Overview
The part of an RNA shown here (small-subunit ribosomal RNA, central domain) has 352 nucleotides and comes from an uncultured bacterium.
[in-house]
Context: one part of a larger RNA
Order: sequence, then structure tokens, then C1' cells
RNA sequence: CUGGGCGUAAAGCGCACGUAGGCGGUUUGUUAAGUGGGAUGUGAAAGCCCUAGGCUCAACCUAGGAAUUGCAUCUCAAACUGACGGACUAGAGUGUAGUAGAGGGAGGUGGAAUUUCCUGUGUAGCGGUGAAAUGCGUAGAUAUAGGAAGGAACACCAGUGGCGAAGGCGGCCUCCUGGACUAACACUGACGCUGAGGUGCGAAAGCGUGGGGAGCAAACAGGAUUAGAUACCCUGGUAGUCCACGCCGUAAACGAUGAGCACUGGACGUCCGGAGGGUUCGACCCUUCUGGGUGUCUCAGCUAACGCAUUAAGUGCUCCGCCUGGGGAGUACGGUCGCAAGACUAAAACUC
Repeated sequence: CUGGGCGUAAAGCGCACGUAGGCGGUUUGUUAAGUGGGAUGUGAAAGCCCUAGGCUCAACCUAGGAAUUGCAUCUCAAACUGACGGACUAGAGUGUAGUAGAGGGAGGUGGAAUUUCCUGUGUAGCGGUGAAAUGCGUAGAUAUAGGAAGGAACACCAGUGGCGAAGGCGGCCUCCUGGACUAACACUGACGCUGAGGUGCGAAAGCGUGGGGAGCAAACAGGAUUAGAUACCCUGGUAGUCCACGCCGUAAACGAUGAGCACUGGACGUCCGGAGGGUUCGACCCUUCUGGGUGUCUCAGCUAACGCAUUAAGUGCUCCGCCUGGGGAGUACGGUCGCAAGACUAAAACUC
């Protein structure tokens, strides 16, 4: 370089935006760079291959041909790709009217519960476990009633329900704001797809500065268990969990399945729209068609099997990423980034 692959065997970047590049709808004209035909020149000789000949044959040698798939120039063609010009509307987008939604940011606000404090009632236990003990309690606990403070999370609704590119998002109200979908038309006229580098977002934990701290709880202490118990269980408990700002940039970041487009059987749910029919006219129910999500089952096909199956792992095209026996090792060294923790990039010896 080529090949074969990437749900589970090695292999899809965590996700997006986007630069270069690659690829790109219908039609028409021009051009002739790619492309195809022809001609000329060149492509040394020897060798290889073919034919004929010479050594008694062969090896070897001689002659002729072919080949030399290339390059240059000239010329012809114009289907396809490209370039330039014109046109189009099926891709893409804009406008109009609506719809659903835990999509994002900020501010405010509500009730239940836990804990602590104050006050009342009340008396000897409470708590905890497999059983206990540590612990709390006559300085009045637990229980119960009223009040107060403070922090965090939002029961029911709640649903293989919804929204978001992914991470993720759930009390209620207000403001700001992104996207999606539907209907019928109008407009722009290929404006598109992918995307090396790059940039941004990115759970939890962790880090820096300053707040906050109810509950929970690494570390830690004690009690048990045990041969031991640096654990599982219990009583406590600090970082942290929460907020603001700034870092970190990783996860079984999973559908272990890159993005986009097109095509290919059915059946049954569910969410959000639209159109029609029936209806006891109700914010109802039934039903038919249609668009977009989200699920289950099964054909064809695919698959090593499991399974996937219009939300493909089927059939094709375009672009990117990645894999190439196990260990050594996602390590060492170097570099870049980071306050650090470390992250990213990434070998070899040796060994089976």
C1' cells in the first nucleotide's frame, strides 16, 4: 500500500459546532483539465517471449518479429467527472398560524419530613441487633403538644411517559432564552452531507478562594463478630455532599451499535399534532386515514451463535474515527495540558 473487519470475539472518538479536504439534486449551453480514439517521435543494446537458422543434440550463438503497458507533440470526440454561464424545485432553508414538553439561565415562593433549640405534659427507660454492647437518660431522656431556627430534597401525579447533541433534566410562580413537531400556502434557489486539525459542552469524585452545613457520610474513634476482622453489623463522626466563581476532562460517558441520505413485509401498544366519519353533543367514547417520536412481537434478509429486523446488526452510497494474537502496557521515555491529583499522545526489550 492492499485486504478483512468494529452490538457481545481486537476495534465507533463521551457529545456537538465547524476549518481544510473528500463527496454532492434536475436541466441546458460553452470549454476540453480529467477521460476515450487516431497519428508522429521517442521508449539504446543485450535479456525475457515468438519464429527461423548455426554448432551431430542441448546449453550456447545468429537473424527477424513482438513486447517495452511510459513520455512528449499534433489531431478528433464530448457521454461521464471538472470548469464557466443560464434556468429549475423534489435536497436544504426562510416566512405565516398553531401544538406539546422535568430543554437551558435567573429571581421569588410553598408544604411534608429529619435535626437542633425553647416551653408544657409525663416517668424510667430509650436506642440498636441475629443476639448484644458501645451510645443517650433522674442534671428528667424516649414519647407527646405548641413555638422557633436552619439546611437539603421535592411524596402522590409518575408512565419501557416527555424534553435535550451528549452529560443530563422533576414542588409551584414570574422573567429571559434554545430546539422540535404539525397544517396549508408563499418565498430563496443546491445555499447540501461529512469532517483531519481546531473550538465548545461534558455525570460523579477531586482541586483553589470565599460562604453554608439539616440529613447522609469516605477518613477516623469506639462497640460487636471472628482464629484474625485494618471488613460486612451497630454507636458516633470530619472532609465532602449544598451555593458563587475558577480549574479538572474522566466513567460499564452503554443501545457496549459514528453521522447523513435512500430503499425493503406485517401485527399490537403508547406520546404529540392534523384531516374525516359515527356519537347520548361532553374537556367524551369508538373508528378510518395521515405526519413526527417512543416501545413490544414476528417475516424476508443478515449473524459464529445470541440475536437484529422501517428506531436494522437487512440492501446500497458518501465522509470521519478505530482494530490487526495474549502478557509486558494504556505502562516507560519524550512532548502538550493541569495548582495538584493526573489527563492526552504512546513504544521496546523480554515472554507465551
Record summary:
It matches the Rfam family "Bacterial small subunit ribosomal RNA". RNAcentral holds the full RNA, with entries from ENA.